[in-house]
Molecule: transfer RNA
Organism: Hankyongella ginsenosidimutans
RNA sequence: AGGAGUGUAGCUCAGUUGGUAGAGCAUCGGUCUCCAAAACCGAGGGCCGGGGUUCGAGUCCCUCCACUCCUGCCA
Numbered sequence: 001a002g003g004a005g006u007g008u009a010g011c012u013c014a015g016u017u018g019g020u021a022g023a024g025c026a027u028c029g030g031u032c033u034c035c036a037a038a039a040c041c042g043a044g045g046g047c048c049g050g051g052g053u054u055c056g057a058g059u060c061c062c063u064c065c066a067c068u069c070c071u072g073c074c075a
Stems, first nucleotide, its partner, number of pairs: 001071007010025004019055001027043005049063004
C1' cells in the first nucleotide's frame, strides 16, 4: 500500500425480505429459607461515530475509527 471480515446489553452471541431490538450468563429486586445456596417470578441496561437513501435503517449506500486475517513493499 492492496484485499477480506468483524463492531448490537457488563460478557458470549442471535436479529430472516428494511417494518415494535432479543436469548443465555451476569447485576438488582421479590417469593421461598432460621440464614445462605439452588429454584421460581420480575426489573434495569444496548445497535462504534458522522452523513445519505427511505414513510420507516441494526439491516441498503458513503465516510471515519478500532480490531482480526491474507497479500505486497522497505529495512